C1' cells in the first nucleotide's frame, strides 16, 4: 500500500514560530491577515484497543462469547461546523401545464479512525 470487519449527529484549546491559504476530491457553503493550513510546546477529549463489572447464550466444569455499564490514559486517534452539506440509486411528500425544483427517508459510493490479516 492492499484485503476484511466495526464505527462515524458524542467529546475536547491555549501559547510560540511563521505568513496565505485551508476545510480529502467536485459543487455548494464556510474558516482565515481580529493570522488560517502547518510545525513546536503545553493542556484537554475518550471512539477503538485495553482494564473492571456484567444480564444473557454455549459448556459437566474450567472457561468462552456477548448486549450493556463503569474506568484509565498504556497503544493509537482526535480537539470549527453531522464525515460541514450534497455527489450514485430507491421509497414517501410538496410545488410546477411541463421541463424540472424542494423536503424527507433508506441503502450505496468515497473518506476518516480503530482492530485484524498477507
Nucleotide at each position: 500500500c492492499g484485503g476484511c470487519c466495526a464505527u462515524c449527529g458524542a467529546g475536547a484549546c491555549c501559547g510560540g514560530c511563521g505568513g496565505a491559504g485551508g476545510g480529502a476530491c467536485a459543487g455548494g457553503c464556510c474558516c482565515u491577515u481580529u493570522g488560517a493550513u502547518g510545525c513546536c510546546g503545553g493542556g484537554g477529549c475518550a471512539g477503538c484497543c485495553c482494564g473492571c463489572g456484567g444480564a444473557c447464550g454455549c459448556g459437566c466444569a474450567a472457561g468462552c462469547g456477548c448486549a450493556c455499564g463503569c474506568g484509565u490514559a498504556g497503544g493509537u486517534g482526535c480537539c470549527a461546523a453531522a464525515u460541514c452539506c450534497u455527489g450514485c440509486g430507491g421509497g414517501g411528500g410538496g410545488c410546477u401545464u411541463g421541463c424540472g425544483c424542494c423536503c424527507u427517508u433508506c441503502g450505496g459510493a468515497a473518506g476518516a479512525u480503530g482492530g485484524u490479516u498477507c
Background:
This is a predicted structure of a 118-nucleotide RNA (SAM riboswitch aptamer (S box leader)) from Pseudoxanthomonas broegbernensis. The sequence is in RNAcentral, with records from Rfam. Its mean pLDDT, the model's own confidence on a scale to 100, is 80.